Description:
A computed fold for a 72-nucleotide RNA from a Candidatus Acetothermia bacterium, annotated as transfer RNA. The source organism's lineage runs through Bacteria, Bacteria candidate phyla and Candidatus Bipolaricaulota. The prediction has a mean pLDDT of 85. Rfam family: tRNA.
[in-house]
RNA sequence: GGGUCUAUAGCUCAGGGGCAGAGCGCUCGCCUGAUAAGCGAGAGGUCGGUGGUUCGAUUCCACCUAGACCCA
Repeated sequence: GGGUCUAUAGCUCAGGGGCAGAGCGCUCGCCUGAUAAGCGAGAGGUCGGUGGUUCGAUUCCACCUAGACCCA
C1' cells in the first nucleotide's frame, strides 16, 4: 500500500428499513434471624463519526476513525 471482517446498555453479545433487545452487573422491593440463592419491579443507549439514498436509516451506500486478520 491492497483486501476481508468488527464497532449496539457498565461487560459479553443478539437484532438488521417503521417507538432498540437478552444474559450478567447495578438500584429498589419481596423472601430470610442474617447472607447467598430465588421471585418481582426499575434505571441505564446521540446503535463509532460525517455525508448520501429513502416518506422513514441502528439497519442500505460512500468516505473517515479505531481494532482484528490476510496478501505484498